[in-house]
A computed fold for a 104-nucleotide RNA from Jeotgalicoccus nanhaiensis, annotated as SAM riboswitch aptamer (S box leader).
The coordinates come from a structure-prediction model, not an experiment, and the mean pLDDT is 82.
Lineage of the source: Bacteria > Bacillati > Bacilli > Staphylococcaceae > Jeotgalicoccus.
RNAcentral holds the sequence, with entries from MGnify.
RNA sequence: UCUUAUUAAGAGUGAGUGAAGGGACUUGGCCCUGUGAAACUCCGGCAACAGCUUGUAAAAGCGAUGUGCCAAAUCCAACAGUUGCAAUCAACUGGAUGAUAAGA
Numbered sequence: 001u002c003u004u005a006u007u008a009a010g011a012g013u014g015a016g017u018g019a020a021g022g023g024a025c026u027u028g029g030c031c032c033u034g035u036g037a038a039a040c041u042c043c044g045g046c047a048a049c050a051g052c053u054u055g056u057a058a059a060a061g062c063g064a065u066g067u068g069c070c071a072a073a074u075c076c077a078a079c080a081g082u083u084g085c086a087a088u089c090a091a092c093u094g095g096a097u098g099a100u101a102a103g104a
Base pairs, nucleotide, nucleotide: 001104002103003102004101005100006099007098012043014042015041016040017039021032022031023030026078027077028076029075044070045069046068049066050065051062052061053060054059079094080093081092082091083090084089
């Protein structure tokens, strides 16, 4: 880089360092944050992609191991379509983007 799958579920008011930002990028919105952001370390937890067990299979179970994750839907919208509406706008569907895993 490409392919496939998932992405409204779940899990931290923990301890230490740190000191002003953070929610991927841009714009807009809305939030979190000195009652201490990001980041790092330790501890704890969630999930079940790989893994392991059973099974012809479908599937079920487990969590020692490799990853991942632990505010809010990928926080929401942006693009296309449908419906309602005079319009703003609202709801829904799909896509896009991002993230994670497995494979190439």